[in-house]
């Protein structure tokens, strides 16, 4: 240089082009003499950046960034 894969709450992962969910963690409450465990509720993302297609993009196109891998 070229090719491939990943990028989504604090962390790890989902999501047929049609309201972005799950688990853990965090906060509050219940339970408990207290803590832990358990149960209930809540906050926390506008999806790496830009552009294009579309009525509609996390998803498809193009470029860039970043991480990893392959190749000479």
């Nucleotide at each position: 240089g070229c090719c491939c894969u990943g990028c989504u709450g604090g962390c790890g992962c989902a999501a047929u082009g049609g309201u972005a969910g799950c688990a853990c963690g965090c906060c509050a409450g219940a339970c408990u003499u207290c803590u832990a465990a358990u149960c209930u509720g809540g906050a926390g993302g506008c999806u790496g950046c830009a552009u294009g297609u579309u009525c509609g993009a996390g998803u498809c196109c193009u470029g860039c960034g970043u991480a990893g891998g392959g190749u000479a």
Predicted 3D model of a 72-nucleotide RNA (transfer RNA) from Friedmanniomyces endolithicus. The sequence is in RNAcentral, with records from ENA. The source organism's lineage runs through Eukaryota, Pezizomycotina, leotiomyceta, Teratosphaeriaceae and Friedmanniomyces. Model confidence (mean pLDDT): 82 of 100. Rfam family: tRNA.